[in-house]
RNA sequence: AGAGUUUGAUCCUGGCUCAGAGCGAACGCUGGCGGCAGGCUUAACACAUGCAAGUCGAACGCAUCCUUCGGGAUGAGUGGCAGACGGGUGAGUAACACGUGGGAACGUGCCCUCCGGUCUGGGAUAACCCUGGGAAACUAGGGCUAAUACCGGAUACGUGCUUUGGCAGAAAGGUUUACUGCCGGAGGAUCGGCCCGCGUCUGAUUAGCUAGUUGGUGGGGUAACGGCCUACCAAGGCGACGAUCAGUAGCUGGUCUGAGAGGAUGAUCAGCCACACUGGGACUGAGACACGGCCCAGACUCCUACGGGAGGCAGCAGUGGGGAAUAUUGGACAAUGGGCGCAAGCCUGAUCCAGCCAUGCCGCGUGAGUGAUGAAGGCCCUAGGGUUGUAAAGCUCUUUCAUCGGUGAAGAUAAUGACGGUAACCGGAGAAGAAGCCCCGGCUAACUUCGUGCCAGCAGCCGCGGUAAUACGAAGGGGGCUAGCGUUGCUCGGAAUCACUGGGCGUAAAGGGCGCGUAGGCGGCGUUUUAAGUCGGGGGUGAAAGCCUGUGGCUCAACCACAGAAUGGCCUUCGAUACUGGGACGCUUGAGUCUGGUAGAGGUUGGUGGAACUGCGAGUGUAGAGGUGAAAUUCGUAGAUAUUCGCAAGAACACCAGUGGCGAAGGCGGCCAACUGGUCCGAUACUGACGCUGAGGCGCGAAAGCGUGGGGAGCAAACAGGAUUAGAUACCCUGGUAGUCCACGCCGUAAACGAUGAAUGCCAGCCGUCGGCAAGCAUGCUUGUCGGUGUCACACCUAACGGAUUAAGCAUUCCGCCUGGGGAGUACGGUCGCAAGAUUAAAACUCAAAGGAAUUGACGGGGGCCCGCACAAGCGGUGGAGCAUGUGGUUUAAUUCGAAGCAACGCGCAGAACCUUACCAUCCUUUGACAUGGCACGUUACCUGGAGAGAUCCAGGGUCCUCUUCGGAGGCGUGCACACAGGUGCUGCAUGGCUGUCGUCAGCUCGUGUCGUGAGAUGUUGGGUUAAGUCCCGCAACGAGCGCAACCCACGUCCUCAGUUGCCAUCAUUCAGUUGGGCACUCUGGGGAGACUGCCGGUGAUAAGCCGCGAGGAAGGUGUGGAUGACGUCAAGUCCUCAUGGCCCUUACGGGAUGGGCUACACACGUGCUACAAUGGCGGUGACAGUGGGACGCGAAGGGGUGACCCUGAGCCAAUCUCCAAAAGCCGUCUCAGUUCGGAUUGCACUCUGCAACUCGAGUGCAUGAAGGCGGAAUCGCUAGUAAUCGUGGAUCAGCAUGCCACGGUGAAUACGUUCCCGGGCCUUGUACACACCGCCCGUCACACCAUGGGAGUUGGUUCUACCCGAAGGCGCUGCGCUAACCGCAAGGAGGCAGGCGACCACGGUAGGGUCAGCGACUGGGGUGAAGUCGUAACAAGGUAGCCGUAGGGGAACCUGCGGCUG
Repeated sequence: AGAGUUUGAUCCUGGCUCAGAGCGAACGCUGGCGGCAGGCUUAACACAUGCAAGUCGAACGCAUCCUUCGGGAUGAGUGGCAGACGGGUGAGUAACACGUGGGAACGUGCCCUCCGGUCUGGGAUAACCCUGGGAAACUAGGGCUAAUACCGGAUACGUGCUUUGGCAGAAAGGUUUACUGCCGGAGGAUCGGCCCGCGUCUGAUUAGCUAGUUGGUGGGGUAACGGCCUACCAAGGCGACGAUCAGUAGCUGGUCUGAGAGGAUGAUCAGCCACACUGGGACUGAGACACGGCCCAGACUCCUACGGGAGGCAGCAGUGGGGAAUAUUGGACAAUGGGCGCAAGCCUGAUCCAGCCAUGCCGCGUGAGUGAUGAAGGCCCUAGGGUUGUAAAGCUCUUUCAUCGGUGAAGAUAAUGACGGUAACCGGAGAAGAAGCCCCGGCUAACUUCGUGCCAGCAGCCGCGGUAAUACGAAGGGGGCUAGCGUUGCUCGGAAUCACUGGGCGUAAAGGGCGCGUAGGCGGCGUUUUAAGUCGGGGGUGAAAGCCUGUGGCUCAACCACAGAAUGGCCUUCGAUACUGGGACGCUUGAGUCUGGUAGAGGUUGGUGGAACUGCGAGUGUAGAGGUGAAAUUCGUAGAUAUUCGCAAGAACACCAGUGGCGAAGGCGGCCAACUGGUCCGAUACUGACGCUGAGGCGCGAAAGCGUGGGGAGCAAACAGGAUUAGAUACCCUGGUAGUCCACGCCGUAAACGAUGAAUGCCAGCCGUCGGCAAGCAUGCUUGUCGGUGUCACACCUAACGGAUUAAGCAUUCCGCCUGGGGAGUACGGUCGCAAGAUUAAAACUCAAAGGAAUUGACGGGGGCCCGCACAAGCGGUGGAGCAUGUGGUUUAAUUCGAAGCAACGCGCAGAACCUUACCAUCCUUUGACAUGGCACGUUACCUGGAGAGAUCCAGGGUCCUCUUCGGAGGCGUGCACACAGGUGCUGCAUGGCUGUCGUCAGCUCGUGUCGUGAGAUGUUGGGUUAAGUCCCGCAACGAGCGCAACCCACGUCCUCAGUUGCCAUCAUUCAGUUGGGCACUCUGGGGAGACUGCCGGUGAUAAGCCGCGAGGAAGGUGUGGAUGACGUCAAGUCCUCAUGGCCCUUACGGGAUGGGCUACACACGUGCUACAAUGGCGGUGACAGUGGGACGCGAAGGGGUGACCCUGAGCCAAUCUCCAAAAGCCGUCUCAGUUCGGAUUGCACUCUGCAACUCGAGUGCAUGAAGGCGGAAUCGCUAGUAAUCGUGGAUCAGCAUGCCACGGUGAAUACGUUCCCGGGCCUUGUACACACCGCCCGUCACACCAUGGGAGUUGGUUCUACCCGAAGGCGCUGCGCUAACCGCAAGGAGGCAGGCGACCACGGUAGGGUCAGCGACUGGGGUGAAGUCGUAACAAGGUAGCCGUAGGGGAACCUGCGGCUG
């Protein structure tokens, strides 16, 4: 410090996720030792048991015991002090509770200092005794007694009060000789109470709150100020700088994180606060409204004799419960501290220790050295090896920790040690007792094998798993950490993802529809003053601990100690005055005013004009009009449409008209008038900062819509009808109502857009245009300037697109708004509205994206250019018939398998009777039909016969062969056992190879350079041209490669060489090139030439090229045909040609055999053949080819047969012989018929091949003579020696050809042209597509699940108001009953107590509200879900451009009207 994830790829925006650190943690696996820490975060739930606050005889009496008679001890009481500390918890509390800094009107036991005092009396009472009550707790009456208990009197240094005369108020002794206690007062210290400034969570869907409320006066009360309380008076007080209300929460030092600023947190330790079963209350006291005190009420638990009582672990242990989860009913007061006491001492679950727990931090160990045949075993393997791995074993050592034995502290100043025989030290034995957890696809360090087969499972995000998984599980290996390791949860970080440091708003989320203006914020120049902000110096505070630095102590560390530094704040004081602020005085440039002009659809009101539409009346006139893609509904013989005249009514204002004008925006358009707002320009004078922005607020605000009343020509939601359509609630048509118009009043929203808030200043320009002014003249132009409105463009900005003086640039001020997508601008609540609805505005849940700009493709019922038998123009077919053949389907034991739009279907198959053959039935076989290796043998090889359907089995005969160094080796065959063979079994979606297709289309790329942040672009685009990315020109490109072309083959012309089996002009010869002869010609097969737009003319740009019945030439514009197939696409085809990974079978899914099947047949399709006839059939005639084949062959001549064919067999391994006959042609006949067409089908008889023609071959003869009269929708081929037509040959092959591959003969028609169909190429455009339009995608409906709104109501919490009740308690009044201290001789009094009354008040009750939550029949929408249903709304002109607002309608997406936007 970053990384992964949106895309085909890119940049950006933006969310989600990860790597880090931390924790009072928990869970899983594992676990050796020690030190130091920590340990109910949940039920402030309920608690059994024990302990946690007592002490004092030097205050007092009594009782009991002991006694050395001095006294001592114990017990219950009286009395004093302490139980307000220490310890626990965090429920409540949003508050002067806490933090920080100040303040004045207070108190303070014990402690310290000082000034004084401590004199004299009195009456009671508990304990105790007696008599009672009660189950108990406890308690009543009578009697005795003491005090440092209680009460008088005296005194008063000082104290308090005061009318300034005075008045009031103290004390306690003890024991012994030294102290201590007590009282009044002053001061101090400590601690506490009170007040104030500042700081301290969330919500405005909480906006108003408040009656003791705010203040005053009098009084009361308190330790003290104060509405703290009360009476009266006044009407205040708080609040957008957030009152009130609601929710949540103890606060802080600190802790965690972070670079910091911040964010989160408030365990342990420390400070403060609050609480003590819940609520209320006071008493005592220096201090409490009191955790282990009291009273009352309530709930709960316990005891009870039912009358009544007792209790409060949020002290330490412990129990139950809750929970994912948190310890011992331990030891000691030895230390530190606390209470009491003169003290000894007692008490102390404070504390110090120990126990439990890897809960955390820190330290240590589980051995060290050596050791290669790199052992064994494991794993992998290309079978060689590699790895585990110096790891082990072995050898040589050591003993930390643990263990055993011994010594044995500090903590303690003289004594006292729970810890503890602990820490530490010494000695002994022995490598001995001590390693796991997670991970290994990327992020992220670390890889292989097997198993599994979208299963089981994993997963933090992206995502793995559907038969070769580095992602699941296991193993081997590796990586990381280590007594721990992972997971989960939470916090901060990364996240600049709430942005103070440090973000944004044209299109990604985001500028308010526009203006006026309040509060607020900000604000021109100069002088002066002040010193609030600001800056500097000093002082106080900022507890300790912690963090940081240094030093030191435990062996180190953690830990601890000491010292220092730091502590952004607050208070105070002194100073400075640039800037900001306050005061004062000036200024004119910001702003405004006066004045003279100026342009304008600026606004409102009233009037007025013409054109058009429609209606009505009248005339002319006749059969149609209207409307559409085409129609129909509709109008019209009752006279329409058309045309002429007249009248009426309403609405809107053609041309001018313009990125022209005006207005803040919405918006504004005939003409005239009235009233009226603002702008701009010129020039002077005046005011003197009067300014900018603007939360709330107020006003304006298109269209639609609403209310009332008018108006209503046209248009036109709804509606009706007609069309279209599968449907058509639409688009189109005919009608048509609200509405559109006016007046008044509402509504308050739009893509209210420049998707760009307002204001000010600054920063290059060019060119238009509107308004004004000035100057110059050349008098209609130029220049300058101010204000508006546009286009282009530099700097600069931007993710890019783009913006660019009218900023989206550089800056300042103010306002509004944003923080992933969906849910949702929705629900609830509030406000507004007559309503429609508007405005404000969430959450649960769900996804890992949603999005912007640009790029490359693909696509478009987008555009442009171009090509192709693509269309058109033609010729001939297919589709109809019969047959052949292939396919589907069906059937079957099997009808083997594959191929499936073009690019499967006369395809694999260049030829299924057996074989082929892979299929079926049956029979048989198991190292095998075939290969290699081992052993044995040479018989069983081979021949003959028999059985069997055959494979096979049985019987008989039967010297294995070759070489040899004689050892043996090799071949062949058989037998045996095991490795293995074998598989046309599966996967063409694991593959190689081969092939099809786009397409013989003209494309596909690269290097360097340049441009761009980048994907990419450029080149390859453009202008021409070509069959062509062919060539030329231009150009930030210059070159190159694979393709094109050419090079190759054949045909066409010529030359040359060679002439046999070929040829014959000349010379002989023959029936015949038959023979001699010749190689001129034809021909054959080798080599060359030739054609290149080369020449001419025209055109073009002077180019490339194009045109020319131009020349020349056999051939003319790639001459014709072939071979040749770029990068790639289709997971195209083939595992059944072959090869091959993996899987599967192994007496079978292998092998052999016989028979059957692949040839089936209601049917459908493809490809063909033959036809339907006269351009023909039949008969006759017998003319003219070229390929090619031939020895298991072609087979002449001759003979036989009607014929297929047969007999015989010459010649030929072929330019020699042969297949071999060419056929269309020509002549005659038939005369339009189901025929002398057509030949299917069937019968009989034959031929040939073959082991064998039944299933199931081909052919022949005779006989039979079906459909069919040119073929619906649709569809195919072909542009010249082509189509059409005619025959011929070959491969395969025993036989079988209408198929396939070749060959020649005869030999056309047409092409205007590129609008359309199909396919393709280039450029451009749009895109929400990228599996790429066979794409994407919307809504209803149906089903399942999830969360949520409404909901009659119901349950509970909380709170408010009014009223009722009114315990305990203090206060006030009273006090007739009772009464020791004082007064009084007494009576009595003073004082006190009980009691009574009153107001206050907790709990409780009644009634009515507010608010929050739970449940809820039913119901609304939403989300998610695998392949459901209906349509096709959007994305391309998405097939009606889309979208926004509004209104109506419709199963649904949606449609339509009105206005708006261009995205």
This is a predicted structure of a 1463-nucleotide RNA (small-subunit ribosomal RNA) from an uncultured Rhizobiaceae bacterium. The sequence is in RNAcentral, with records from SILVA.